[in-house]
RNA sequence: GCAUGCGGGCGUGCUACACAUGCAAGUCGAACGAGAAAGUCUCUUCGGAGAUGAGUAAAGGCGGCGCACGGGUGAGUAACACGUGAAUAAUCUACCCCUAAGCUUGGGAUAACUAUCCGAAAGGAUAGCUAAUACCGGAUAAGCUCACACUUUCCUUGGAUCGAGUGAGAAAAGGCGGCCUCUAUACUAUGCUGUCACUUAGGGAUGAGUUCGCGUCCCAUUAGUUUGUUGGUGAGGUAAUGGCUCACCAAGACUACGAUGGGUAACUGGUCUUAGAGGAUGAUCAGUCACACUGGAACUGAGACACGGUCCAGACUCCUACGGGAGGCAGCAGUGGGGAAUAUUGCGCAAUGGGCGAAAGCCUGACGCAGCAAUACCGCGUGGGUGAAGAAGGGUUUCGGCUCGUAAAGCCCUGUCCUAGAGGACGAUGAUCCAUUGACUAAUAAUCAGUGGUGAGGACGGGUACUCUAGAAGAAAGCACCGGCUAACUCCGUGCCAGCAGCCGCGGUAAUACGGAGGGUGCAAACGUUGUUCGGAAUUAUUGGGCGUAAAGAGGGUGUAGGCGGCCGAGUAUGUCUGAUGUGAAAGCCCAGGGCUCAACCCUGGAAGUGCAUUGGAAACUGCUUAGCUUGAAUCUCGGAGAGGGUAGUGGAAUUCCUGGUGUAGAGGUGAAAUUCGUAGAUAUCAGGAGGAACACCGGUGGCGAAGGCGACUACCUGGACCAAUACUGACGCUGAGGUGCGAAGGCGUGGGGAGCAAACAGGAUUAGAUACCCUGGUAGUCCACGCAGUAAACGUUGUUCACUAGGUGUAGCGGGUAUUGACCCCCUGCUGUGCCGCAGCUAACGCAUUAAGUUGACCGCCUGGGGAGUACGGUCGCAAGACUAAAACUCAAAGGAAUUGACGGGGGCCCGCACAAGCGGUGGAGCAUGUGGUUUAAUUCGACGCAACGCGAAGAACCUUACCUGGAUUUGACAUCCUGUGAAUCCCUGAGAAAUCAGGAGAGUGCCUUCGGGAACACAGUGACAGGUGCUGCAUGGCUGUCGUCAGCUCGUGUCGUGAGAUGUUUGGUUAAGUCCAGCAACGAGCGCAACCCUUAUCUUUAGUUGCCAGCGCGUAAUGGCGGGAACUCUAGAGAGACUGCCCGGGUUAACCGGGAGGAAGGCGGGGAUGACGUCAAGUCCUCAUGGCCCUUAUGUCCAGGGCUACACACGUGCUACAAUGGGCGGUACAGAGGGUUGCCAACCCGCGAGGGGGAGCCAAUCCCAGAAAGCCGUCCUCAGUUCAGAUUGGAGUCUGCAACUCGACUCCAUGAAGGUUGAAUCGCUAGUAAUCGCGGAUCAGCAUGCCGCGGUGAAUAUGUUCCCGGGCCUUGUACACACCGCCCGUCACACCAUGAGAGUUGAUUAUACCCGACGUCAUUGGGCUAAUCCGCAAGGGAGGUAGCCGCCUAUGUAUGUUCAUGGU
Repeated sequence: GCAUGCGGGCGUGCUACACAUGCAAGUCGAACGAGAAAGUCUCUUCGGAGAUGAGUAAAGGCGGCGCACGGGUGAGUAACACGUGAAUAAUCUACCCCUAAGCUUGGGAUAACUAUCCGAAAGGAUAGCUAAUACCGGAUAAGCUCACACUUUCCUUGGAUCGAGUGAGAAAAGGCGGCCUCUAUACUAUGCUGUCACUUAGGGAUGAGUUCGCGUCCCAUUAGUUUGUUGGUGAGGUAAUGGCUCACCAAGACUACGAUGGGUAACUGGUCUUAGAGGAUGAUCAGUCACACUGGAACUGAGACACGGUCCAGACUCCUACGGGAGGCAGCAGUGGGGAAUAUUGCGCAAUGGGCGAAAGCCUGACGCAGCAAUACCGCGUGGGUGAAGAAGGGUUUCGGCUCGUAAAGCCCUGUCCUAGAGGACGAUGAUCCAUUGACUAAUAAUCAGUGGUGAGGACGGGUACUCUAGAAGAAAGCACCGGCUAACUCCGUGCCAGCAGCCGCGGUAAUACGGAGGGUGCAAACGUUGUUCGGAAUUAUUGGGCGUAAAGAGGGUGUAGGCGGCCGAGUAUGUCUGAUGUGAAAGCCCAGGGCUCAACCCUGGAAGUGCAUUGGAAACUGCUUAGCUUGAAUCUCGGAGAGGGUAGUGGAAUUCCUGGUGUAGAGGUGAAAUUCGUAGAUAUCAGGAGGAACACCGGUGGCGAAGGCGACUACCUGGACCAAUACUGACGCUGAGGUGCGAAGGCGUGGGGAGCAAACAGGAUUAGAUACCCUGGUAGUCCACGCAGUAAACGUUGUUCACUAGGUGUAGCGGGUAUUGACCCCCUGCUGUGCCGCAGCUAACGCAUUAAGUUGACCGCCUGGGGAGUACGGUCGCAAGACUAAAACUCAAAGGAAUUGACGGGGGCCCGCACAAGCGGUGGAGCAUGUGGUUUAAUUCGACGCAACGCGAAGAACCUUACCUGGAUUUGACAUCCUGUGAAUCCCUGAGAAAUCAGGAGAGUGCCUUCGGGAACACAGUGACAGGUGCUGCAUGGCUGUCGUCAGCUCGUGUCGUGAGAUGUUUGGUUAAGUCCAGCAACGAGCGCAACCCUUAUCUUUAGUUGCCAGCGCGUAAUGGCGGGAACUCUAGAGAGACUGCCCGGGUUAACCGGGAGGAAGGCGGGGAUGACGUCAAGUCCUCAUGGCCCUUAUGUCCAGGGCUACACACGUGCUACAAUGGGCGGUACAGAGGGUUGCCAACCCGCGAGGGGGAGCCAAUCCCAGAAAGCCGUCCUCAGUUCAGAUUGGAGUCUGCAACUCGACUCCAUGAAGGUUGAAUCGCUAGUAAUCGCGGAUCAGCAUGCCGCGGUGAAUAUGUUCCCGGGCCUUGUACACACCGCCCGUCACACCAUGAGAGUUGAUUAUACCCGACGUCAUUGGGCUAAUCCGCAAGGGAGGUAGCCGCCUAUGUAUGUUCAUGGU
């Protein structure tokens, strides 16, 4: 939040903020004084009086006991407050119990009351009266207390105890009942007796005080604290110890095992969680403590410094006559405020318990109950059985069905709950009274005890729980979730919107994640959400983690405390182990049993409580004490090695400078330059000199040192390590918080020095800029001395130390052996250092591996997600710079390590391609054609956008096409299927109209099959299912296509390797056009690609010989294969051959292959084509087609007319034609291939300048036609001009197609004659029959190509090569990229907001110090005022004693200045 059956059970339930109202502590008349009234009776002068009521009631008083318990709360408190265990020989304890003894004799007051007075009130003053169990004096008194001095035993702070003393001091109260036995009286009490009180002493019980050991939160960015402080002596004080207080003396006490300070907090039994260890917590219940508006103080009392008492101060509230008073809910209810939130102003003392009382009894918001709240836990129910037409309805659907679902209805039952009726509890185990027995007594009385009777008293709560009877399935189910984690799935709506979300994430038109629905899942009178705690988290790691690279080894030594520590004995008993005793409250947890119908709950018993204390024992280990040992450690002796350190001196090379000589114009510097130096003589060169710094070669993963670091030579001083061998000490050791030396470079201070180099700075360059990189200069500094500083990627990113665990191979130092005559070398071997490789093992991997990151021990340091941040604040150090120590708010869901696959790199290696280079020709400039953008428009339909859109879809928009616009029509439709009815269909005419169409008419027509019923097809009319859509989504899709790219790649099986992603194969060496082939190899094989197989072309053979051909023969012609014939050739089209590195030489690994050669038509893939791997680009296409979903349905469908797609300031792409003489015009003349043709191609011939017209032969084609090829060649004119170049544009006249050339066709003729003179930056194609150039044909098509697709003719130039540009392939490398470099990513600035730091100050809280004032009150002193009891005294009076008051110490409050924290705005 939502929902809600139980009149079921059992628990639980705000606020130290302020509080209205009521209640929560009284009781005793059997301690005491005082003391009514009504009523009744009597009297009466009728006004009243008396008696009784009654010593009663009630209020108030004196006195006793209680009020210190019970109840509430958790503010304070980090403390002997609490817990636990001890101590009290240092103490008290009312009421209660036991024991012993006693209870005597006197006295004076006082309240109530009365009177007067003051005050608003609260209250008070004065005078007078009176009682007691109130108060006081005397007596007596011990085993009491004190003082003095002894004694026995146990013990040991001041204890207990035995024995005998002296002195002093301290008690008391009566009440009630009964009786006459005693005494006195003759009634009774003064007597006796009982009981309750009272006094003293001892003991017990209970409760309390005080002390001690141990335990008890966070901060060191709190490190020093303390003056009554620590101790002593004496005194005071207390129930009692004690600096508790005071005087004097001493100078101590606490602290790194955390004092002091700050923050937070009541503590515990327990509670929650956990496997445990732990962690968190302290509601209810129980124990303890503290508090009672805030602060302080004492009084009374057995007990308080007192919740419902007193006094003072403060704040607040209330009353007031303004003078003064009253109050304290953190008791129970309740109110206001606060808050997300927590209840009734209830009933009763019936039970349990408490106070008083002799008792009855009274009081008791303790308590018992009820009320409110599903707030927790427990229990019960909302029905059970049967029931398939699988109903209706909902949802969904592939339309068949499926599902809700035996669910419902229906039928048969049951009766918890419910309703009605009947019965009906427990909680009361006994007040009082009566009888009786016993005790006490003189007693039968009283009292006490027992026994038997009597039977008052119920808030809850009532006809309730429970039982029975009857009726009746009725009044009783919700909440959350359904993408994964996590059980549970579909539809619709929405469309990165609305929203969801614990984490990952979902939503941008097909959402199991949003909202709704159906269905399902889980729990259930609840269910979800939020918050909190523990768990999971081995994510603070004691159990149980880490530190080479992920966070993490201090820069490195020395050494204090501490921790740990060799071998063999003895003793002890600290730790350790074991037994016993005490304690560890109850409740709770656990176990057993029992009571409520069960359970929760409750009762009884047990166990446990891992702890503490005391005590007996054990002696292995640890500790301690002691006697020894030598192996750890140290020392003595010999020896060599070394850039180990310090000081002083010496040396040569080089740079620079100075002087002089020679010498002349440049030098220097750079990618290239310039600044700079130089004719005042540089650079170069020679000689001499000065000065400072550093030490070439040797030089070496060589040496030394703890690290930083150390490099010429010599001398002196000095530290350490190592080898060998002996002796000596006897555990002397390891580590090391703090502390303290050392500590590169740079920096700071003082004083020197200064050659070279060189921050800053200056200039020159580079550049968009260049506060840089490069150059020329140049100051601090670098050097020395003395100080400071104390940090580095101070790194092996690896703390120190001991031990153990395969080896191999170098190197440095010192030995041993062997060998040798001897020495060296070689070889074997020991110790110490320093490298490389490598096994086991370890590691996340990389890697480490006797120099460990392996296996163990010891000690120290450090880490705990990233950022904020090694920053702020505080502190310490420093001259400063700064160093050390070191957070939080806030923010993110990652940051990081190692390795893998890709991609990328202005990384590397190898290789290829018209990729560049070398060439030829273009585009970009002009005019036009065409496409696109843009603009315009009613519409200019749509798509395509780098390469890979732009002469693309479109192989051809005048209508049609056509999808667009305007207008006119139409609605089962232009088209398909089904149903009904009618009719064959169909054709013609007239009118209206732009047409579609509508209206009318008369005619033509009567088809096909048939079983004669009808059927098929077609048309019209009607009905609804449906048709239809070039409408949307190519990012829902299929299919097809483009592209990387005809690039050489892409994968798989098995095996092997790896924790894994993955790797291997596919890498490597050759080679190729090729992942082509060869060789090698933990790989062996295979697939898709490559190649080949296919087509074409180049040569030949053969077969065939028309429509093609014509060599030879014949005929004919002006001429022509025209004819006969021929089958040779060309050609046609079938079949074959041929080319395979086959042959030779050389190279190469006897390989693959490459180079050269021969032969050949062709040679190393002969040329060309078809053929396009895994995949990429959410590439293109819903407008070819197909298709999911959505949308339209008298319209986004369909029909028609006209218009538009052809617009035009402009921009771009692709082309054509040119700019001319390698040309143009004219004339003549030669040679193709491949195609097409019947709605067609169209010959001859005639007409026209021409387009074309007429004409009509031939041809369904190797036959006829299109059809003249053109460039070329020959001849001639033009002569460099805007021309005899170029042809745009425009005017006129025509032809053709077609219903129709206006918008808007092509062509012809005449005339006109624009721009353009080879084209900027830039850019494209092409490697041979190619480029360039020339013409021809075809598809589409009525007509309309400069486009497209083909065909042949003529026919080049260049390639040394791979440095560079672009693209690609393989290997390798780096990576913080993976949407993959068009990536990722850093900082400033602008604006808004959030958090934090600082901040002149301000406010509040807290604490400290100083000071002023100093309430109440205790104590002390004083006390001239006052003074009943007692003493002296005849009295007056006096004494002792007391007391008001004054004064003193202490002290709350206050003022000032600080500390710390919080806080507002800026």
Predicted 3D model of a 1466-nucleotide RNA (small-subunit ribosomal RNA) from an uncultured prokaryote. RNAcentral holds the sequence, with entries from ENA.